[in-house]
């Protein structure tokens, strides 16, 4: 980098160096010299992987559920800040004689797309 696959409403900050933009991309809107953002150090959250326990099924420690938190990731401003695609639903407006068309919009919902992080894999 591609690919499969599982998760994203909860949860977690301080110093130290640096110095100007960050929040992926668009647009909104936040954060920032009262020092963001990155890096370091210590803390901590969490329970993807591994590990330990216990409990469970089963042909078979396989499935599968809980408890822990020494180890490998991973996080510690806003829901993955929100919205970017498509449905639904609600309002406005617009059309049509009526059935209806269409446009916008939404504190709303549902599904995807994109992306972040595990873990298999090429």
């Nucleotide at each position: 980098u591609c690919c499969u696959u599982a998760u994203c409403a909860a949860g977690a900050g301080a110093a130290g160096u640096c110095g100007a933009g960050g929040g992926a991309c668009u647009g909104a809107c936040c954060c920032g010299a009262u020092g963001a953002c990155a890096c370091u150090u210590c803390a901590g959250c969490a329970a993807c992987c591994a590990u330990g326990c216990a409990g469970g099924u089963u042909a078979c420690g396989u499935a599968c559920u809980g408890c822990a938190a020494c180890g490998g990731u991973g996080c510690u401003a806003a829901u993955u800040u929100c919205a970017g695609u498509g449905g639904u639903u609600c309002a406005a407006c617009u059309u049509u004689a009526u059935u209806u068309u269409g446009u916008u919009g939404a504190u709303a919902c549902c599904a995807g797309a994109a992306g972040a992080u595990g873990a298999g894999g090429a």
Molecule: SAM riboswitch aptamer (S box leader)
Organism: Cerasibacillus terrae